[in-house]
């Protein structure tokens, strides 16, 4: 320098064909238990890496950029 992948909650990751942003773990509150642990219920937590474009509508499609992994040289 060139090819390919990844980027979504604190962490690990889903998100199917463009229309509801989610799960597990963790965190907070309450309940069960004599208490811890555990279990249950409820809740908080998001610039979907950044910018632009297409569209009535973008996490998803297109372009550029950034970070990172990998392959080739």
């Nucleotide at each position: 320098g060139g090819g390919g992948g990844u980027a979504u909650a604190g962490c690990u990751c889903a998100g199917u064909u463009g229309g509801g942003a989610g799960a597990g773990c963790g965190c907070u509150a309450c309940g069960c238990u004599g208490g811890c642990a555990g279990c249950g219920u409820a809740g908080a937590g998001g610039u979907c890496a950044g910018g632009g474009g297409u569209u009535c509508g973008a996490g998803c499609c297109c372009c550029c950029u950034u970070a990172u992994c990998u392959c080739c040289a």